[in-house]
Context: one part of a larger RNA
């Protein structure tokens, strides 16, 4: 418990396709279900209203009498919604052109660095650190010069830039797949929003199974400290990485669900188009699809939002209502970890 709400107070499912449902553009007809109107019948009586009356007043009691409002039949009406039929094209799509992209994915290659490893100098120390020390080292460290192997991330460029639905995506190259924008066209004619259940798909960690292990590194050691499960130092197992298959969760954040209309600007960027000007490069002006920043109305408790709204509206989903508690107990799913559904006593 509502005529309120959901950035940050409780509250946007991580995100997306999409059947059912709910809601749908613009004429022009048809019906008449829904809506509107009249007129019929019914809704016992007591009660409520209301207006006379009787108890010496009133409660109470007694007569008459009404509205709406409901279901039913029944007769008109035709804007609106809905149906029927035809038809527009300003929503949505399909074609064919042009363009920008770390969008996916599969294969080939490619330096730099560190880490190891052989080999040659060389002969005590190194190595850390506020200072230490645990640790390497004459079974020759550390430096230094040369060959070598393996794994992982790809410096500069590098942008408050691009790109994907989200998670995400950045050495180079090559095949193939898929989304976006932009101009003029042709084409279907509302096909469209959304979307409960439902399927997809989801960083890290974690698990199964084979591989591969260079970095760092959940652990233990040395310090430091009242204590020090921390920060510092030196080791290092799972893990990080691959290949196949589970988990399905993050402060999974713009803490802001998806669509569509409208509602001053100024500024600066990425893709694109289109006019001037110019030998060009490129400027300038100006459209259109993002992305930032300032900002007017306007809203907001206030911070702030402000054409990419938290303004103004419409359509649909999801959620919210003090603690206990996202927990118990049940039941799905998962090898496990645990995930998802969800209360109640009590208390305030």
């Nucleotide at each position: 418990u509502u005529g309120g709400g959901c950035a940050u107070a409780a509250a946007g499912c991580g995100u997306u396709u999409g059947a059912a449902g709910g809601u749908g553009g613009c004429u022009u007809u048809u019906u008449a279900a829904a809506u509107c109107c009249g007129c019929c019948a019914u809704c016992a009586a007591a009660u409520c209203c209301c207006a006379a009356g009787g108890c010496u007043c009133a409660a109470c009691c007694c007569u008459a009498g009404a509205u709406a409002a409901a279901c039913g039949a029944u007769g008109a009406a035709a804007a609106c919604u809905a149906c029927c039929a035809a038809g527009c094209u300003a929503u949505a799509g399909u074609g064919a052109g042009g363009u920008a992209g770390g969008g996916g994915c599969a294969g080939a290659g490619g330096g730099a660095a560190g880490c190891u490893u052989c080999g040659g100098u060389g002969g005590a120390g190194u190595g850390g650190u506020g200072a230490a020390a645990u640790g390497c080292g004459u079974a020759g460290a550390g430096a230094u010069c040369g060959g070598a192997a393996a794994g992982a991330a790809c410096a500069c460029u590098a942008a408050c830039a691009a790109u994907a639905a989200a998670a995400g995506c950045a050495c180079u190259u090559u095949a193939c797949c898929a989304g976006g924008c932009c101009g003029a066209c042709a084409u279907u004619g509302a096909a469209a929003c959304u979307a409960a259940g439902a399927g997809a798909u989801g960083a890290a960690a974690g698990c199964u199974a084979g591989g591969a292990g260079a970095u760092c590194g959940a652990u233990g050691g040395g310090a430091u400290u009242a204590c020090a499960u921390a920060c510092c130092c030196g080791a290092g197992u799972a893990g990080u990485c691959c290949u196949a298959g589970c988990c399905g969760u993050a402060a999974a954040c713009g803490a802001u669900g998806g669509a569509u209309a409208c509602u001053a600007g100024g500024c600066a960027u990425u893709g694109u188009g289109u006019g001037u000007a110019u030998c060009g490069a490129u400027u300038c002006a100006u459209g259109u699809a993002g992305u930032a920043c300032u900002g007017u109305a306007g809203c907001u408790a206030a911070c702030a939002c402000g054409u990419u709204a938290a303004g103004u509206a419409u359509g649909c989903c999801g959620c919210c209502u003090g603690g206990g508690a996202g927990u118990a107990c049940g039941u799905u799913c998962a090898u496990a970890a645990g995930a998802a559904u969800a209360a109640a006593a009590c208390u305030c």